[in-house]
Molecule: small-subunit ribosomal RNA
Organism: uncultured bacterium
RNA sequence: AGUGAACGCUGGCGGCAGGCCUAACACAUGCAAGUCGAGCGGCAGCGCGAGGGCAACCCUGGCGGCGAGCGGCGGACGGGUGAGGAAUACAUCGGAAUCUACCCAGUCGUGGGGGAUAACGUAGGGAAACUUACGCUAAUACCGCAUACGACCUGAGGGUGAAAGCAGGGGACCGCAAGGCCUUGCGCGAUUGGAUGAGCCGAUGUCCGAUUAGCUAGUUGGUGAGGUAAAGGCUCACCAAGGCGACGAUCGGUAGCUGGUCUGAGAGGAUGAUCAGCCACACUGGAACUGAGACACGGUCCAGACUCCUACGGGAGGCAGCAGUGGGGAAUAUUGGACAAUGGGCGCAAGCCUGAUCCAGCCAUGCCGCGUGUGUGAAGAAGGCCUUCGGGUUGUAAAGCACUUUUGUUCGGGAAGAAAUCUUCCGACCUAAUACGUCGGGAGGAUGACGGUACCGAAAGAAUAAGCACCGGCUAACUUCGUGCCAGCAGCCGCGGUAAUACGAAGGGUGCAAGCGUUACUCGGAAUUACUGGGCGUAAAGCGUGCGUAGGUGGUUCGUUAAGUCUGCCGUGAAAGCCCCGGGCUCAACCUGGGAAUGGCGGUGGAUACUGGCGGACUAGAGUGCGGUAGAGGGUGGUGGAAUUCCCGGUGUAGCAGUGAAAUGCGUAGAGAUCGGGAGGAACAUCUGUGGCGGAGGCGGCCACCUGGACCAGCACUGACACUGAGGCACGAAAGCGUGGGGAGCAAACAGGAUUAGAUACCCUGGUAGUCCACGCCCUAAACGAUGCGGACUGGACGUUGGGCUCAACUAGGAGCUCAGUGUCGAAGCUAACGCGUUAAGUCCGCCGCCUGGGGAGUACGGUCGCAAGACUGAAACUCAAAGGAAUUGACGGGGGCCCGCACAAGCGGUGGAGUAUGUGGUUUAAUUCGAUGCAACGCGAAGAACCUUACCUGGCCUUGACAUGCAAGUAGUAGAAGGAUGAAAGUCUGACGAGGUAGCAAUACCAGCUUGCACAGGUGCUGCAUGGCUGUCGUCAGCUCGUGUCGUGAGAUGUUGGGUUAAGUCCCGCAACGAGCGCAACCCCUGUGUCCUGUUGCCACCACACUUCGGUGUGAGCACUCUGGACAGACUGCCUCGCUUCAACGAGGAGGAAGGUGGGGAUGACGUCAAGUCAGUAUGGCCCUUACGGCCAGGGCUGCACACGUACUACAAUGCCCGGUACAAAGGGAAGCAAGACUGUAAAGUGGAGCAAAUCCCCCAAAACCGGGCCCAGUUCAGAUUGUCGUCUGCAACUCGACGGCAUGAAGCUGGAAUCGCUAGUAAUGGCGCAUCAGCUACGGCGCCGUGAAUACGUUCCCAGGCCUUGUACACACCGCCCGUCACAUCAUGAAAGCCGGUUGCACCCGAAGCCGCCCCUCAAAAGGUGUCGAAGGUAUGACUGGUGAU
Repeated sequence: AGUGAACGCUGGCGGCAGGCCUAACACAUGCAAGUCGAGCGGCAGCGCGAGGGCAACCCUGGCGGCGAGCGGCGGACGGGUGAGGAAUACAUCGGAAUCUACCCAGUCGUGGGGGAUAACGUAGGGAAACUUACGCUAAUACCGCAUACGACCUGAGGGUGAAAGCAGGGGACCGCAAGGCCUUGCGCGAUUGGAUGAGCCGAUGUCCGAUUAGCUAGUUGGUGAGGUAAAGGCUCACCAAGGCGACGAUCGGUAGCUGGUCUGAGAGGAUGAUCAGCCACACUGGAACUGAGACACGGUCCAGACUCCUACGGGAGGCAGCAGUGGGGAAUAUUGGACAAUGGGCGCAAGCCUGAUCCAGCCAUGCCGCGUGUGUGAAGAAGGCCUUCGGGUUGUAAAGCACUUUUGUUCGGGAAGAAAUCUUCCGACCUAAUACGUCGGGAGGAUGACGGUACCGAAAGAAUAAGCACCGGCUAACUUCGUGCCAGCAGCCGCGGUAAUACGAAGGGUGCAAGCGUUACUCGGAAUUACUGGGCGUAAAGCGUGCGUAGGUGGUUCGUUAAGUCUGCCGUGAAAGCCCCGGGCUCAACCUGGGAAUGGCGGUGGAUACUGGCGGACUAGAGUGCGGUAGAGGGUGGUGGAAUUCCCGGUGUAGCAGUGAAAUGCGUAGAGAUCGGGAGGAACAUCUGUGGCGGAGGCGGCCACCUGGACCAGCACUGACACUGAGGCACGAAAGCGUGGGGAGCAAACAGGAUUAGAUACCCUGGUAGUCCACGCCCUAAACGAUGCGGACUGGACGUUGGGCUCAACUAGGAGCUCAGUGUCGAAGCUAACGCGUUAAGUCCGCCGCCUGGGGAGUACGGUCGCAAGACUGAAACUCAAAGGAAUUGACGGGGGCCCGCACAAGCGGUGGAGUAUGUGGUUUAAUUCGAUGCAACGCGAAGAACCUUACCUGGCCUUGACAUGCAAGUAGUAGAAGGAUGAAAGUCUGACGAGGUAGCAAUACCAGCUUGCACAGGUGCUGCAUGGCUGUCGUCAGCUCGUGUCGUGAGAUGUUGGGUUAAGUCCCGCAACGAGCGCAACCCCUGUGUCCUGUUGCCACCACACUUCGGUGUGAGCACUCUGGACAGACUGCCUCGCUUCAACGAGGAGGAAGGUGGGGAUGACGUCAAGUCAGUAUGGCCCUUACGGCCAGGGCUGCACACGUACUACAAUGCCCGGUACAAAGGGAAGCAAGACUGUAAAGUGGAGCAAAUCCCCCAAAACCGGGCCCAGUUCAGAUUGUCGUCUGCAACUCGACGGCAUGAAGCUGGAAUCGCUAGUAAUGGCGCAUCAGCUACGGCGCCGUGAAUACGUUCCCAGGCCUUGUACACACCGCCCGUCACAUCAUGAAAGCCGGUUGCACCCGAAGCCGCCCCUCAAAAGGUGUCGAAGGUAUGACUGGUGAU
């Protein structure tokens, strides 16, 4: 794009078309083929007329006409259907051996006789259908005789064969009459030609299957005969043995063919409704008759199935004609009108018949046309929907106003389709004729189913008329709500798991429109079967290799031919259709006139370049001979040494062998080792080489014989002998098979030992087939260059093997050219890329093979081959939306290289064991609130849960609320409130007292308050997977990117890789890259040295004064020093030497320096990853609650405890503990605070309070250390849990549930399993001090401060993490990936299966209807009868093909 469509929703009108695609299933009823009286005898029924009989009524064919009958013509056309049929068909083009009623034209004739028969009458049979006997009669019925042409037959002399009349008219003549006769018309017979129709033959074309390869006996041909309208094995007799087939016979399946139709740019593909041509069929099968024509849709006979009638004896029927019914089906119409027109049959005609046809009815089935209003109309109405609440949209849409009237309704008018036939007049022809008839012209009358239809006019009136699908992308059109991987959608991709433009609804929009969607089917897109127009190295695809048949293709030249090829003309190519130009319906659809086109086929004339045929010649292809060369080419027979194993003997003693380590095994019966001798089999080290040979498989010691091929050089010869190659034939590794040998080593199976969770494996010890030989099979391999063979052409460079030539050459070596092989790299070109590249995968030619998504499957079935194993050929059902190639970026690897990190190693100290503290899990509970969960949760949020906190639980209360804003109303002694009652409190009830403020004279207004109501507040309720912000982690790892350029089809690459170097993508060098950004580093802070400034509250060296316990203290003066905290300086590989190197970067050492190679520490965290963490810090979308999921209060809980884990503290002791004494800090904090001295208490602490908002006073005595003494290895003078009791302090309050102190008690624990953590220097370890939070405290936590102060690092193999380069990948939610097989259960499809049930078909035989033909018999003759061949259906036996079903 299309449709004979169907289905869903919807539906106003008209025109034109179309309408059982299924059951060629069965059919009730009606109609569809009759007509002629001008062929005939007649006259049943109807009408008329006349006559007879008085009437009733009867008789009478006289007339109009006419049932039945005889006869003629037509029922072979028209109409239906597509079952069968693959050729007996159809299409196109030819052909010769034929027929043709009616029709046209021509010629001739139409004479004279005869005998029957139906109807009818009479009498029977039968239920009916129907039928029998006797008798009468006519013809255009039937039969002779005559005549006989140009017909037919022939022996060429001859012979044979016809006919029918009817009607109209009529002058003369004849006749008693009928009539004869004449004439016209229609007929009839013979014949010729035409036209029309039909029959036959040939060529070409016309679906699929080779898992159908051979078929055929009347088969193929001939001679003769028969038969037919006609050629012919069409039939028969005889003879011959042919005919068809790989260019697809035969068989199986499917199918009406064509013009055309649909699609497509075309070529093609699909199709064969309507219309037209042809064929076939008419219930199924068979058969003939009649006829011009049939083997006959509405004829006959027979058989069969089915239906109907029946008196049971017997009969009848055939809608695939038009309607209609049932049935089938997704599905297809009225039991209509008319012969008015067109056409057909009959007839002289009038006319009759006509379900052909013309019309109408039904159906949106299709095509075409029209309409459902038009203009105006902003308050942008109401309503709906959305909303950021401002508004937007529906929307000029509606309403309103003005106008129009197609269509529809009503009324009125109203066609064309109709002109012939007919009647009549005129003229012409015919004729004796003014009849009749024919032709032409004029006039007249009749005839319409559709239908009062088309069309025209009038009236009223917007009045009568819009839906369907879609809106994620493809694909035009978007929002809200509902739902929550549900319900559902879906053509493909895919949507839906709480914010769905994808489901459902709504609003809005888009598209088409009396339709719109869906489904089905066809073509297109699809170059996705490729003729036009594809491919085969790796995506599917080169046969394992050769030889060669058919076939295809084929060198140079001359002549000839004209088959292919080109061209002119002729015939045909039906009409319709398509296309073009016109015409008619108002347009269009539709109809119609003309033209063009119809690629084709046939005929004929011409051309001859190319191809082909024929003939001749040539040598460049191909081949042969002569001369050489290399070689694991093949076959046979010999022969050699090394090695393994075994046997014998000697020497000799305890192991050998084997492995990652072992064990099995061998060995004291003497192994292994070693020496000598022997046996036997197999394989041939070195040479050995991307070296050689061969067609491939393949071929390797040496010698001989036999034998194939290749290469080189020159000469001679043949003369296209060539290339490819479907079938075919041959060869064909290894394994395997058969028979017979052989058997050293090796070694499937097998046994044992190990390994392992297991180990039917890898490893080890043994070991049989086999491996070897001969003969015969098998015929497959990643049989690979994954690359068929042959030929031609197209830049090079460098190796190597075998030849040849030229030059050079005292040197034994060189240079160049060339042929044949074999390799590497590469130009152009090709390729999806990888890559190929004179050995092509380049550019071309010839031929063969093969491919067409993945799986199923190289499977099943069938066939062929094989001893078997199996090989070759080779599907489908079903199933998936991919499978695959090459390359890219990542990620990953029990891949590689380089390099880092307390990563390992080297060390030090811990954790894991104990007790306690603390957090978590689990469990418990009314509640034990919530979150955090590998590293990167677990002394985490929490820098501090007794109440509060608090979010949890129980109970009691409040409801505009504890808190914010607004609106409205009310209140006037308002708000507040001592006190009282009750209560656990909150709250509830009451309430003395008490007061509003501002402005205004006042009324009043405003503000504040209270009460009520409405908006709202409130929520630690949910979603961190809707979010912002913040944070953790990889990781302070050195990386992550961009612009421009370049390369690549592209993803991408380059830069960023490489060589060095660094802590570093740090720097240097190189480089199709050049630059740049975020990171690194530096800039910032602290600290280490110095200088300057500053000088109190800090400092105190010098000076003065005062006091003194003679240590010192205070004051003054001072700012030197220390110190405070500001500003500077200083460090940069700057200097020297060396190293490495590229005159580099850099490294090592040194000097100087407080500090040396980023001096130490901190802050600082790239692009990103983990849907990492947090809605309970805050913010925030959506959802949810609203007398509660909000708010207040009391009590409880977060602290519960069998248990498990993490993080810590304290220990286990002598480097210790206890007692006494003596030293040295830093950094902080302090007013609801720090608190001195003094006093009390054993102590916690208390009393009291100087000083201090602090370089001034206080916290504040630092501890380890050091000195002296004690303890003496013990569960202790270690350790301190637990418990008892008495206290102190904070606080409304220490019961659940605080800390501290005194006395008493004195648990586990004696250095910690597997495993595991931290740390590289002022670090680890160890010692104390301070602070935040805080009434107090669970702090042993966290954050800081200073004191004392180590050990070790060979090194980078290994573990872990990371960076760069490279490699493989079937991974990309990226190895925590992907993914394979068994088993269990369920389901689906298919194969096999003892069989069972069907269908189609072959062959043989039996039986044999009707019927044609033959024969017999009978007869005057025909018929009847009998019989024979053939013969449908049926049967018997046995095959083939095919379908269904079937336990398993």